Background:
Glycine riboswitch aptamer from an uncultured Gammaproteobacteria bacterium, 91 nucleotides, folded computationally. The coordinates come from a structure-prediction model, not an experiment, and the mean pLDDT is 78. The sequence was found by an Rfam model in a public genome assembly.
RNA sequence: AUCGGGUCCGCGGGAGAGAGUCGCCAGCAAGGCGGCCGCCGAAGGCGCAACUCGCCCGGAAACGCUCAGGCAAACGGACAGCGGCCCCGGA
Repeated sequence: AUCGGGUCCGCGGGAGAGAGUCGCCAGCAAGGCGGCCGCCGAAGGCGCAACUCGCCCGGAAACGCUCAGGCAAACGGACAGCGGCCCCGGA
């Protein structure tokens, strides 16, 4: 150095579930706030635990819980793909 791994950044992709109902903001729609139900899981968070570790300690899921978040579009979105700086291994 080819390459492998990692953080971050950029690009495009990216699911699910009521444009629910009542009241107020103002007359409608969208929107905001609050109440009442019905749901979703892929921001985050939490959890016995699949799994990992020779065992223990520990770590820990796309599994579970829904606190948070979300349920037209937009925004967001785990994650994978491509690219880039840097770091580690190679050494």